Predicted 3D model of RNase P RNA and transfer RNA as a complex of 403 nucleotides. It holds a member of the Rfam family "Bacterial RNase P class A". Its mean pLDDT, the model's own confidence on a scale to 100, is 78.
[in-house]
């Protein structure tokens, strides 16, 4: 050069006009909308998608049921240390597999505690034997079928072991407001209905389910000021990370805002034109000018760690194999 | 938004403690018979385990992953 391994980053840039939506300061105390709670109008400054906002596949926070308590069951994890709030995740080593190698990949505790499964061929498939030869003697030695022949395989069967989970989910939860037929049948029900989402104890407790009618289809909060936050430096550790300093304040609707036009320039991909450099040519390579096309995946919804799937490209680290010059 | 589940011939399904499965079965399609011809009807036949990995000897079934798809679920009394 040539193939390749791992791991980061970016995800067009800019200027003009025309939108959409949040905050925050002034100021008015006013107007509009509505039945009311509310809510929206001015003026200035300012924020405004993503590495995956996706799948909802794990784990937290948050809220409520009792600031969730004891037992059994279920439910999940697995080698060993660690990180971490927390994890099924992530980091370091050990095994066993794949790979010439960088390096990938692994639900990798137990089968001397107990069940259970093992088609087809096979004499026999999990209890020992069953068959031929042999020998003083189950004393030796062989079975040729299978994934697997007497010791053992299979726990991603069942179960043991360690450890960890209380259960729901922001359509949780609280509160305002407005209506009314705050009703009618039927069950159950202080000998505890229902709750405490299996059950048992304990706890709470007077209404409770269901089907039929009936009304409402509204606001505020939660929620987006301060976090497991975000950026840099220094230390400790092989790492994952953790400590300390210094700077910053970084979307938030509630049928759902983060867009649209137009111009320069950049990237990519084809095509056209003169040109240089290599070569006898054919013909390949560079860079310039200039036209058309094209720039993926995919769009926050309570919030945060992570997995895992999508994704045109670009580009930078570090590493391996070959092969060629010194 | 949350949770729940589900994917098996062309439709609707059996099977799902793992092998007697080369996956049964109805409707449906083709071919042949029967009939002058259609239709019933006999007889034969082809036709499916969404997909990609794992665990096992051995996978429709176990297990992880992605794709589709369908259900529930608001207050008040």
């Nucleotide at each position: 050069g040539a193939a390749g391994c791992a791991g980061g980053c970016c995800a067009g840039a800019c200027c003009g006009c025309c939108g959409c939506u949040g905050g925050u300061g002034c100021g008015a105390u006013c107007g509009u909308g509505g039945a009311a709670a509310c809510a929206c109008g001015g003026c200035a400054c300012u924020g405004g998608a993503g590495g995956a906002a996706g799948g909802u596949c794990c784990g937290g926070a948050c809220u409520g049921c009792a600031c969730a308590g004891g037992g059994c069951g279920g439910c999940g994890u697995a080698g060993c240390a660690g990180c971490u709030a927390a994890c099924g995740g992530c980091u370091g080593u050990c095994c066993a597999c794949c790979g010439u190698g960088a390096g990938g990949u692994g639900a990798g505790g137990a089968u001397c505690a107990g069940a259970g499964c093992a088609a087809c061929a096979g004499a026999g498939a999990c209890g020992a034997g069953c068959c031929g030869a042999u020998u003083c003697a189950g004393u030796u030695c062989g079975g040729g079928u299978g994934a697997a022949a007497c010791g053992g395989g299979c726990a991603a069967u069942c179960u043991c072991u360690a450890c960890g989970c209380g259960c729901a989910g922001c359509a949780a939860u609280a509160c305002c407001a407005a209506g009314u037929a705050g009703g009618c049948a039927c069950a159950c029900g202080u000998u505890g209905a229902c709750c405490u989402g299996g059950c048992c104890c304990g706890g709470g407790g007077a209404g409770u389910g269901u089907g039929c009618g009936g009304g409402u289809a509204g606001g505020u909060a939660g929620c987006a000021c301060c976090g497991a936050g975000c950026c840099g430096a220094a230390g400790g550790g092989u790492g994952a990370u953790c400590u300390u300093c210094g700077g910053c304040c970084c979307a938030g609707a509630g049928g759902a805002a983060u867009g649209g036009c137009g111009g320069u320039c950049a990237c990519g991909g084809c095509g056209g034109g003169g040109u240089c450099u290599g070569g006898c040519a054919a013909c390949a390579g560079g860079g310039c000018c200039u036209g058309c096309c094209g720039c993926a995946c995919a769009g926050a919804a309570u919030c945060c760690g992570g997995c895992c799937u999508a994704u045109c490209g670009g580009u930078c680290u570090g590493c391996u194999u070959c092969a060629c010059a010194c | 938004g949350u949770c729940u589940c589900g994917u098996u011939c062309g439709u609707c399904u059996a099977g799902c403690u793992g092998g007697c499965c080369u996956a049964g079965g109805a409707c449906a399609c083709g071919a042949c018979g029967c009939u002058u011809u259609c239709a019933a009807u006999g007889u034969c036949g082809g036709g499916a385990c969404a997909c990609g990995g794992g665990u096992u000897c051995g996978a429709u079934u176990c297990c992880c992953g992605u794709a589709c798809g369908a259900g529930a679920c608001g207050c008040c009394a």